[in-house]
RNA sequence: UUCUUAUCUAGAGAUGUGGAGGGACUUGGCCCUAUGAUACCUCGGCAGCAGAUUUUUACGUUUGUAAAAACACUGUGCUAAUUCCAACAGAUUAAUUCUGAAAGAUAAGAA
Numbered sequence: 001u002u003c004u005u006a007u008c009u010a011g012a013g014a015u016g017u018g019g020a021g022g023g024a025c026u027u028g029g030c031c032c033u034a035u036g037a038u039a040c041c042u043c044g045g046c047a048g049c050a051g052a053u054u055u056u057u058a059c060g061u062u063u064g065u066a067a068a069a070a071c072a073c074u075g076u077g078c079u080a081a082u083u084c085c086a087a088c089a090g091a092u093u094a095a096u097u098c099u100g101a102a103a104g105a106u107a108a109g110a111a
Stems, first nucleotide, its partner, number of pairs: 001111008013043002016040002021032003026087004044079003048076004053070007083103001088100004
């Protein structure tokens, strides 16, 4: 980098550096931002996925397999706004709204 699978309306901020745009890409909207954003460092926090551990239940009886729950110990991830919203398709309406897809993000596995 590509493929497969699962999840994405919950949750969680302070210090410092720096000095202009930023919210993935394009368009439109909306929002954040010199009361200093985005980014990066440090410290904290959250708990999504995988692992570890513990408990319970069932099966098995070679200490295992499966399910459920708990836990922040480990690897990652995240810490404005639903993945900020829409774009494509379908349904519906007076406006609207709903569902799905696509794209993206994260994790696990594979190439």